[in-house]
Context: one part of a larger RNA
Molecule: large-subunit ribosomal RNA, domain III
Organism: Pseudocoprococcus catus
RNA sequence: GAGUAGCGAGAAAUAGGUGAGAAUCCUAUUGGCCGAAUAUCCAAGGAUUCCAGGGUAAAGCUGAUCUGCCCUGGGUAAGUCGGGGCCUAAGGCGAGGUCGGAAGACGUAGCCGAUGGACAACAGGUGGAGAUUCCUGUACUGCAUAUGGUCAGAACUGUGGGGACACGGGGUGUUAACGGAAGCCGGGAAAGGAAAGACCGGCCCAAGCACAGGAGGCGUUGCGCAGGCAAAUCCGCGCAACAAGCCAGAGGUGUGACGGGGAGCGAAAUAUAAGUAGCGAAGUCCGGAUACAUGCUGUCAAGAAAAGCCGCUAUUGCGCCAUAUGUACCCGUACCGUAAACCGACACAGGUGGAUGAGGAGAGGAUCCUAAGGCCGGC
Numbered sequence: 001g002a003g004u005a006g007c008g009a010g011a012a013a014u015a016g017g018u019g020a021g022a023a024u025c026c027u028a029u030u031g032g033c034c035g036a037a038u039a040u041c042c043a044a045g046g047a048u049u050c051c052a053g054g055g056u057a058a059a060g061c062u063g064a065u066c067u068g069c070c071c072u073g074g075g076u077a078a079g080u081c082g083g084g085g086c087c088u089a090a091g092g093c094g095a096g097g098u099c100g101g102a103a104g105a106c107g108u109a110g111c112c113g114a115u116g117g118a119c120a121a122c123a124g125g126u127g128g129a130g131a132u133u134c135c136u137g138u139a140c141u142g143c144a145u146a147u148g149g150u151c152a153g154a155a156c157u158g159u160g161g162g163g164a165c166a167c168g169g170g171g172u173g174u175u176a177a178c179g180g181a182a183g184c185c186g187g188g189a190a191a192g193g194a195a196a197g198a199c200c201g202g203c204c205c206a207a208g209c210a211c212a213g214g215a216g217g218c219g220u221u222g223c224g225c226a227g228g229c230a231a232a233u234c235c236g237c238g239c240a241a242c243a244a245g246c247c248a249g250a251g252g253u254g255u256g257a258c259g260g261g262g263a264g265c266g267a268a269a270u271a272u273a274a275g276u277a278g279c280g281a282a283g284u285c286c287g288g289a290u291a292c293a294u295g296c297u298g299u300c301a302a303g304a305a306a307a308g309c310c311g312c313u314a315u316u317g318c319g320c321c322a323u324a325u326g327u328a329c330c331c332g333u334a335c336c337g338u339a340a341a342c343c344g345a346c347a348c349a350g351g352u353g354g355a356u357g358a359g360g361a362g363a364g365g366a367u368c369c370u371a372a373g374g375c376c377g378g379c
Base pairs, nucleotide, nucleotide: 012030013029014028015027016026017025031376032375033374034373039356040355041354042353045336046335049334050074051073052072053071054070055069059067060066079140080139081332082331083330084329086117087116091112092111093110097106098105099104121138122137123136124135125134141328142327143326144325145324146323147322148321149320150319158312159311160310161309166299167298168297169296171294172293173292174291178287179286180285181284183203184202185201186200187199204260205259208255209254210253211252216247217246218245219242220241221240222239223238224237225236227235228234264279265278300303342351343350358370359369360368361367
């Protein structure tokens, strides 16, 4: 220079409280902002930032009694959620092998490797901080043992089925969120009294188990066979006869539920936790997706693999069912997560994958106003 520029998108006001001290902390009322987000739940990443008590030097673009700051203490509970003890893809490694003078390179079988397949738990409650993990209720899965029943049925490998798949359009059947209701239940009167109503508010519940129904799907039986690296009753192929039968989706009904939740009503009490403890009505009808299930159709770029699972035989006794009792390993689980906690040197107008996604108007997830919920953004 200069107490100059600047103090990093944005709505606050008032009262009370605490305190040495308050525009900034806490509480209340009013006002405002977002609402395909500025809400909620995950993944990545971060790594205690979470919660309680205490503190105010420094950090915080001002102040601070406050804080993602400092100190002390606490907090993450799983057979079923995610990962491993299962499977494989790209890719990696790679017994033998090939190549190379060597280091090493490539690569068969195989192994590793999720962003995919397989696989058993739902509803409610709880609190300062955890919950499909704790508790309550109701389930399911594997394994072991016991008892009972029953049988020629089994394992690795092999062989076959299945798993098993694109995108667009359109149909049918369902229901979700949500909407409507003059029907049901509860409520009480907005500055005299009483009180109706089309006024105000609410009109639910999972997994599991059982049953019915039937959109849709499959032909069935017999005989034969140089196929499926051995075998096969399985798959495949051929012929004949017959025409019923079998399987079965989303969803529904019942149960689960004499339970939970529920508008509303609502204490005692305080040196210690109030709309708390406790009580608790109705619960129907109609509509309704891009979701779920299942067919049809079009197009060309022609749309994973392996295991679990189900048959077959080979070999062979390690078979199967029911009930009961018992048992069930390791890791993650707090919190932020369109952000002041991640990536940007910062409490930085930038960047950051997925899911849910309500109401009025609307073709719409545009746009405006709102619900639930969150916020008023650090002079």